[in-house]
About this RNA: The RNA shown here (transfer RNA) has 76 nucleotides and comes from a Candidatus Bathyarchaeota archaeon. The source organism's lineage runs through Archaea, Thermoproteati and Candidatus Bathyarchaeota. RNAcentral holds the sequence, with entries from ENA.
């Protein structure tokens, strides 16, 4: 150069064309408790890598870039 995956709350992670974007850790708040910590209740937090396109309707199809992993290849 060429293939192929992946990119979603502060982490990790499901949604694979219509529903308010799950769930678990974390974090506030409250409730217990002497104070905690467990446990229970509630509550924020993602315009879904960036810009076009296809649709009536995109996180989800298509294109181009960006950034991360993997495989092949060539030069030396």
């Nucleotide at each position: 150069g060429g293939g192929c995956c992946c990119g979603u709350a502060g982490c990790a992670g499901a949604g694979u064309g219509g529903a308010u974007a799950a769930c678990g850790c974390g974090u506030c708040g409250g409730c217990c408790u002497c104070c905690g910590a467990a446990g229970c209740c509630g509550g924020a937090a993602a315009u879904c890598g960036u810009g076009g396109g296809u649709u009536c309707a995109a996180a989800u199809c298509c294109c181009a870039c960006c950034g991360g992993g993997c495989c092949c290849g060539c030069c030396a």